[in-house]
Formats: sequence, C1' cells, structure tokens
RNA sequence: UCGCAACAAGGAGAUGGCUGUCCUCCUCAACCGCCGCAACGGCUGAUGACGCCUACGUUUGU
Repeated sequence: UCGCAACAAGGAGAUGGCUGUCCUCCUCAACCGCCGCAACGGCUGAUGACGCCUACGUUUGU
C1' cells in the first nucleotide's frame, strides 16, 4: 500500500407521518415497483415485516 474478515458508527429497504423491535442489505454503496415492442398504455401498495395516525378505496351502522 492492497485485499479479506470482525467490531464500532452511520445509512438504505417504490407514494405522507410517528414509535420501537425484529429482518435483510450497504460503507458512497445499499435504494429509486411491476407488465408492455411501444403508447399522453396498464396494474398493486401509504410497512422490508408488525403497530398507530393521516390520505385514498369498499361495506355496514348511527
């Protein structure tokens, strides 16, 4: 100096916000949805998973 690994710290997980605790990933990368040759074509979801709030949608009751 380079490579690998571990620890620490930080970061990320397709549409808003909060909490905490689990999962995976990344170290300037991780991540930035899917279908369709394409289309001023189409489809799902507010979570990575769980819980709550907000927005949207459906049904029922008052």

Source information: A computed fold for a 62-nucleotide RNA from a Pseudomonadota bacterium, annotated as Fluoride riboswitch aptamer (crcB RNA motif). Its Rfam family is "Fluoride riboswitch aptamer (crcB RNA motif)". Rfam 15.1 lists 2,293 matches to the family in 1,982 species. The sequence was found by an Rfam model in a public genome assembly.